[in-house]
Molecule: Bacterial RNase P class A
Organism: Planctomycetes bacterium UBA7888
C1' cells in the first nucleotide's frame, strides 16, 4: 500500500414558517392566549433468561416437572460478561465449543462388509503337530488344524509405527508413541511438565433415554392500593372423613364454621364503574482519580434527560452534509426503525461514513 482480524463511534445538521404534549410562570375567566425548561432507541423490535417491586399466610418439606454443566472472578441475580485450563479450526492475529459420567443399566451405528458383538473369516499366509494318496531318499496334493500381520469394505475392524520372534502371525518380546495408575514440581483450580510401574483391550454415540451435582414457591401493572358513589340484608341449587389458603400432587401449618338459614362453592337477577396513588431519583448518567490482566468496583463532583391515558415531538421550504452515475451541467439516493412498571443481559434487523489495536505479504529507506 494491500489482505485479514478484534473492539468502538455517527446513522444527519442549520434557519424560517406553520402545528402537538407533560410540567411550570402570567393573563383571561368553563373549554382560552402567551412566555419558559424538556420530549423516544442502539436495538424502543422479539417476549428469551435474570431480577426489583406487588399480592397471596410462615413460602416450610418431600415428589414431579423445568434448567444449567471445564475452573477462577464479576453481579441484586442469570443461561449474562471477564479472564484462563482443555479439545477443534485457522500459516498467524483470532474464531467456535450443549466442556460432568459410557466400568450402574437400556437404546443406536443405514448401506457396504465375513464380521460393527453371545463375534467372526470373503481373498489372502502357513501347513509346525496328525492323517491319506502320488513320487527321483527331495518334494507335492488334499483333509485336518493354526492365523487376523497383508488386501479388500466401511465414518469406524480389537491400540499405533518400526525391529526381533514365528511353520505363518499375533505385545509374543523390546524401544517410541498412547493408555491406566502412582510420585515430584508449577499453579487458588480446571490443568501442565518431568519420572517410574504396568503388556494395559472391542470402539463410538449422552445437542439419544438415562445416571450425577447444582438451581427453582405461583402470579403479574388491567401486578396491586387508597376515598368516593351505589345496590336488592333479591331468589335457587350443593353442602359433613367440611370448606378456603395464587400449588401439578402429597405432607406439614393456618384460618373459617360445626347439626346447618354454617363457612364455602355453583347458577340466575339487580346496582356501580368516578378520582387518586403505583408512574418513573433509578442495582441512574457524565467526568475525574485509585484499585485490578479484565469483567468490574471504591471514592469524589456533577446533571435530571419521556411519563402519555387511546396514547404526544409531525410537515413544508432553502442551504450544508455523505453516497453512486455524468466530461461537466445536472438526476437520483440517504438504513433498521419508536417508549407504556421499571432495570440488567441474550437474539435478530440495519443504507451509509468513521476511528483505533494486532497478525500477514509487498515495496522504499
Nucleotide at each position: 500500500a494491500g489482505a485479514g482480524u478484534c473492539a468502538c463511534u455517527c446513522g444527519g445538521g442549520u434557519g424560517a414558517c406553520c402545528g402537538c404534549g407533560c410540567g411550570u410562570g402570567g393573563g383571561a375567566a368553563u373549554u382560552c392566549c402567551c412566555g419558559c425548561u424538556c420530549g423516544a432507541g442502539g436495538a424502543a423490535a422479539g417476549u428469551c433468561c435474570g431480577g426489583g417491586c406487588u399480592u397471596c399466610a410462615u413460602a416450610g418439606g418431600a415428589c414431579g416437572c423445568a434448567g444449567u454443566g471445564g475452573u477462577g472472578g464479576c453481579u441484586a441475580a442469570c443461561g449474562g460478561c471477564c479472564a484462563c485450563c482443555g479439545g477443534g479450526g485457522g500459516a498467524a492475529a483470532c474464531c467456535c465449543u450443549a466442556g460432568g459420567g459410557a466400568a450402574a443399566g437400556u437404546g443406536c451405528c443405514a448401506c457396504a462388509g465375513a464380521a460393527a458383538a453371545u463375534a467372526a473369516a470373503c481373498c489372502g499366509c502357513c501347513u509346525a503337530a496328525g492323517c491319506a494318496a502320488c513320487c527321483u531318499c527331495g518334494g507335492u496334493u488334499g483333509c485336518c488344524g493354526g492365523u487376523a500381520a497383508g488386501g479388500g469394505u466401511g465414518a469406524a475392524a480389537u491400540g499405533g509405527c518400526g525391529a526381533g520372534g514365528u511353520a505363518a502371525g499375533a505385545g509374543c518380546u523390546c524401544a517410541c508413541c498412547g493408555c491406566a495408575c502412582g510420585c515430584u514440581u508449577g499453579g487458588u483450580a480446571a490443568c501442565a511438565a518431568g519420572c517410574g510401574u504396568g503388556g494395559c483391550a472391542g470402539g463410538g454415540u449422552a445437542a439419544a433415554c438415562c445416571c450425577c451435582a447444582c438451581u427453582g414457591g405461583a402470579a403479574g401493572a388491567a401486578a396491586g392500593u387508597u376515598c368516593a358513589c351505589a345496590u336488592a340484608g333479591g331468589g335457587a341449587g350443593g353442602g359433613a372423613u367440611g370448606g378456603c389458603g395464587u400449588u401439578g400432587u402429597c405432607c406439614g401449618c393456618g384460618c373459617c364454621a360445626c347439626u346447618a338459614c354454617a363457612a364455602c362453592c355453583u347458577c340466575c337477577g339487580g346496582g356501580u364503574a368516578g378520582a387518586g396513588c403505583g408512574u418513573u431519583u433509578g442495582a441512574g448518567g457524565c467526568u475525574a482519580g485509585c484499585g485490578g490482566c479484565a469483567a468490574c468496583g471504591c471514592c469524589a463532583g456533577u446533571c435530571c434527560c419521556a411519563g402519555a391515558g387511546a396514547a404526544a415531538u409531525g410537515g413544508u421550504c432553502a442551504c450544508c452534509c455523505c453516497c453512486u452515475c455524468u466530461a461537466a451541467g445536472g438526476a437520483g439516493g440517504g438504513a433498521c426503525a419508536g417508549g407504556a412498571u421499571c432495570c440488567g443481559g441474550c437474539u435478530u434487523a440495519c443504507a451509509g461514513a468513521g476511528u483505533g489495536g494486532c497478525u500477514c505479504u509487498c515495496c522504499g529507506c